Small-subunit ribosomal RNA, 5' domain from an uncultured bacterium, 534 nucleotides, folded computationally.
[in-house]
Context: one part of a larger RNA
Order: sequence, then structure tokens, then C1' cells
RNA sequence: GAACGCUGGCGGCGUGCCUAACACAUGCAAGUCGAGCGGUAACAGGUGUAGCAAUACAUGCUGACGAGCGGCGGACGGGUGAGUAACGCGUGGGUGAUCUACCUUCGAGUGGGGAACAACACCGGGAAACUGGUGCUGAUACCGCAUGACAUCCCGAGUCACAUCGGGAUCAAAGCUGGGGACCGUAAGGCCUGGCGCUUGAAGACGAGCCCGCGUCCGAUUAGCUAGUUGGCGGGGUAACGGCCCACCAAGGCGACGAUCGGUAGCCGGCCUGAGAGGGCGGACGGCCACACUGGGACUGAGACACGGCCCAGACUCCUACGGGAGGCAGCAGUGGGGAAUUUUUCGCAAUGGGCGCAAGCCUGACGAAGCAACGCCGCGUGGAGGAUGAAGGCCUUCGGGUCGUAAACUCCUGUCGACCGGGACGAAAGCAGUCUGGCCAAACAAGCCGGGCUGUUGACUGUACCGGUGGAGGAAGCCACGGCUAACUCUGUGCCAGCAGCCGCGGUAAUACAGAGGUGGCAAGCGUUGUUC
Repeated sequence: GAACGCUGGCGGCGUGCCUAACACAUGCAAGUCGAGCGGUAACAGGUGUAGCAAUACAUGCUGACGAGCGGCGGACGGGUGAGUAACGCGUGGGUGAUCUACCUUCGAGUGGGGAACAACACCGGGAAACUGGUGCUGAUACCGCAUGACAUCCCGAGUCACAUCGGGAUCAAAGCUGGGGACCGUAAGGCCUGGCGCUUGAAGACGAGCCCGCGUCCGAUUAGCUAGUUGGCGGGGUAACGGCCCACCAAGGCGACGAUCGGUAGCCGGCCUGAGAGGGCGGACGGCCACACUGGGACUGAGACACGGCCCAGACUCCUACGGGAGGCAGCAGUGGGGAAUUUUUCGCAAUGGGCGCAAGCCUGACGAAGCAACGCCGCGUGGAGGAUGAAGGCCUUCGGGUCGUAAACUCCUGUCGACCGGGACGAAAGCAGUCUGGCCAAACAAGCCGGGCUGUUGACUGUACCGGUGGAGGAAGCCACGGCUAACUCUGUGCCAGCAGCCGCGGUAAUACAGAGGUGGCAAGCGUUGUUC
């Protein structure tokens, strides 16, 4: 966070499985980079060959790009509340016991070699999932060598210990791309220069780990608990302290200030209530934690013991050629089931944010929107003025009348909302392209890179909001109550029956308490009931 009954016109903003952390069909939810690489499966273009032509074939030449190697991201974002009474959370500290990819600032470097493996080709195995062998190949993939410090380790000085100083030892790297005058080169290119990278170090920022003080539900019809238990020495392990783990030694440690055990529960900012103190709650939004079919484990990595990764075991479902395989909605929709009860298998990346990329851009069920639901809050409307001989009709009546009641009819108006017609935004600025221009480099212009001006281009919602017009009161009121509490009364029916009821209590022949009617009161697109809290 409601549900149920009756009723229901419009709009805005919110909210919407509280139950089975039950099981899930289907689609989508994490990719991206060709400016790292070898390449060319598809598409498009170019070129060539054949042909009168349609077309066919060839060719990675170009735009691009399936699969593959490689990089970064998949640890964020999104969900849920099962577990957890705990340093989990809150708050205040510590880390002289630590790590931090991308980003920022500063310093130094980017030299020279080598060996492979996918893709691919060929041969096989398998129903499939998939997989074996042989051979070839590239890189920002991998491995040596060189250089080597304010880095790491060791020794010495120094210090309480660090710091600091001296000596020794060890460890790096990768290229891609835009442009270009002279010079070199047959060419590619060298060379010069801009951008993006790579290595190493220092600092910052961001994020994280660990430790401590205090606080954090109920039960004593739970009173004792504890063997890695408490401490020490040494070691292992970790980014890091530590019984975290191990060997040995000692015998400790906790507890009525509630240990242990049992029950319940994610915690907080906050929310509800209340004059406050307090009490109750933790749905939406924000922070932290935990979990990802159940249990266990590690790998990779800056970061995980990893929701849409891997391995093992289990339950369940599915495929099978019976040998063996596949799967995990507590992502968004949606289905079955459970339930009093909770929505569309929608649109879009236009905006904001995120990942990758030089960029263009691609991806994004985050998000932005639309849809459904009176579930909540707020706003608006269902008409306004006049209108008595007080019509008709209903109800009551002491039969005179009273009342519904200015209510209606009728007259004159208005035009919100809805309907229809027309106009029509904001959310858009970036980026990119063109053009003009300032700066850097560079040496003539130009090109390249950085910046500025102008123009063009980008909207899911949406022809939406809003505005104007047409028409005409037309399409728009119910629900509950009326004995007292408690605001609102009569008649008829019924006769301790049927029934009402929150409490007191009504009903047995004149019932303001049941049922119906007329009237009245209250609230109003709601009104009542039930549940829950103060």
C1' cells in the first nucleotide's frame, strides 16, 4: 500500500501482490569498439570478365560487418526482504593495520627481439549439447632482453618507532590515427607535428575493506554458557589487523548491568498519531545491509565468491536416437496458483543518467511517457436569475388545512467540463554539417587540433497542453442516517414473529429503535461497512 456493498461526470499529481523468497509459456531487460587484430559469412556500392540486355561470375577495392582473437563494461543500473537481534544498522571516532579500474594534477619513459593460439583449411566423434586430431596466421593477446627510480626487498647510519641518508639486489611498456614543406626511400614509409593510447612513480578525488565507544524488540515458565573456547610464542594467509587458520604452551573467557537458549524482526532518514512526553509503523522516495531455485565452492578481475558467469551436489521442469544434455522472472510485461485483494505480454531512447567508442553512433523494460484501477490527495462540474393562484401528484390531517415548495412548469440568460471543428507550443540544448573567425603547430596558403559567431538538422509523449470557434441546459448524484450517545419524525405493516444492534438496548396490537413510504439531517463523486494504529 487497503478490501467489501451501493453508486459513479472530468482533470492534475501520486500510488498499485501486504498472501506462495510458490511454479513459470513467450518476448525483451548488457553490451560496445574495424581508430587494437587476422579477416569477409550477409547487405550495399565500385571495378573487371561474359552477354544486345536482363543477368551471371570474379574481386575486401569501398561503405560496412556474421563468427573469431583482443580491450573495456557485464561487481553499475533494476528486483526482493527469505535470512539476520548482528559492529547488521544508526551515530561518533580510528586505520602508525589497508586497497582503489576509469577521472584530475605533477615527474620519468615508450628501445630492441622471440615463441604461440583462435578464426581458417583438412580429417574425424556425437541424435543433440558439443568435441578430438593435424596444419597455417595477426595483434594494444603472450614471453624474454635492455634501460630503472622519490617503486619493492635486504644491509648500514639514523629514529622510541617511522621518516630521512648511503650501498646492494629486483621489476616496465604498445601501439593506433589525422595532417604535412624540405630531405631520404622504387614503394610502404622514414622524418616533423596534432590527437587517442601504453609503462612506471607521487599526490588528489571517488569508492571500498577492517577495528572501536554508545544506542538498537519480547520471554527467567530459558540460569548457567564456552575446547579454537580465552590468552601467549612462532608461523601460514590476506590489500590489511586479528584464533582468520595451524603447531606448541598456559587455563582461561562470558553471565542477574541477563550470558546461553527460545520467539519475532531487515536497520535508518522518515511516516501516522499526540498539546507534548510518548505510542505505533518502516509501503512509496533516499542511504546502508542481505539474498538471487536450495546448499557448498572457488576462478577471473581494480572490484564478486558474482540475479540474466563457472564447477559440484539436491529438488523440480524440459529434450533425447537412452549413451547423454538443457533450464532458473525476488529485472519489465505476462501466465497458472494462493488470496478479501493489487495493472499493459504498450510507445520511445526526444530528455536525464549509464556502458562502449576519437567521433558519428550503438545498447539501455534504468528512465521518460502512454494504458488500466475513485486506491489516495487536490481542483472543477452536474447550471444561473426570475418565477405563487403556492399547479398536478405524493405524504400527513383535528378534514379547516399543512408539507414536499421557488422546488417544478414557464420566462430570460451563461457556456466551465464533456462532444465536434480549427489553430498550436515548452520540454532542444548538445552533437554533426556548412560558413565566418581567434589561437596552437609550421616553415607561405591550406590541412590537422582547440575555441567562438551565424545557418541547417534532432520530440516517444503528441496534433498533447494551451488558445479560438460551433451548438445547446442539453451528456453528468448518489450514499448513509434520523430512540439516547448524535444533527434529523410522522404514517402504514408486523405483533418477543420477522428483524435491528457500536454501547445502553428495541420488537409480546397505536414501535420516532424492525420493514416500507413521505419528510428531515449529514456527507458528496462519492457514501457506508470491516480491518489496523494513535
The RNAcentral record of the full RNA draws on ENA and SILVA.